[in-house]
RNA sequence: CAGACCUCUGGAGAGACUUGUUUGCAAGCGCCGAAGGAGCAAAACCGGAUUUUCCGGCGAAUCUCUCAGGCAAAAGGACAGAGUGGAGGGG
Repeated sequence: CAGACCUCUGGAGAGACUUGUUUGCAAGCGCCGAAGGAGCAAAACCGGAUUUUCCGGCGAAUCUCUCAGGCAAAAGGACAGAGUGGAGGGG
């Protein structure tokens, strides 16, 4: 210097649907994207080749997908702010 993690605050979206029920949930259909997960562009970089071109690798997200998760409240929640510490790392 920056900083995983910790604490506090804020924090969206989508059926309080139908049926069953031991009221915990399960199944069915319809939906959501901001836990997590997966996929992808151009450039740079790397490798190969038939070498001024081609092939491949790498390649982000709040984008896309909807596996997972979610669709009253609660819980969770990317991200942002604040706080006291601060592992590991770089100079």